[in-house]
A computed fold for a 74-nucleotide RNA from a Bacillota bacterium, annotated as transfer RNA. The coordinates come from a structure-prediction model, not an experiment, and the mean pLDDT is 81. Its Rfam family is "tRNA". By type it is a transfer RNA. NCBI's taxonomy places the organism under Bacteria, Bacillati, Bacillota.

RNA sequence: GGACCCUUAGCUCAGUUGGUUAGAGCGGCCGGCUCAUAACCGGUUGGUCCGGGGUUCAAGUCCCUGAGGGUCCA
Numbered sequence: 001g002g003a004c005c006c007u008u009a010g011c012u013c014a015g016u017u018g019g020u021u022a023g024a025g026c027g028g029c030c031g032g033c034u035c036a037u038a039a040c041c042g043g044u045u046g047g048u049c050c051g052g053g054g055u056u057c058a059a060g061u062c063c064c065u066g067a068g069g070g071u072c073c074a
Stems, first nucleotide, its partner, number of pairs: 001073007010026004019057001027045006050066005
């Protein structure tokens, strides 16, 4: 220098052909159970979907551009 992939909750990740409310597990908090702790059970807490712009009635999803990370080629 070139090609491809990833970026969504504190962490690990889903999210279908763009569609009407953004989710799961773990974690945190409160409670139950127990002599107590762990485990287990119930409830609850969580997000400008990496930044900017565009297309559209509507964008996490499509297009352009930038940033960060990864793999490969040279």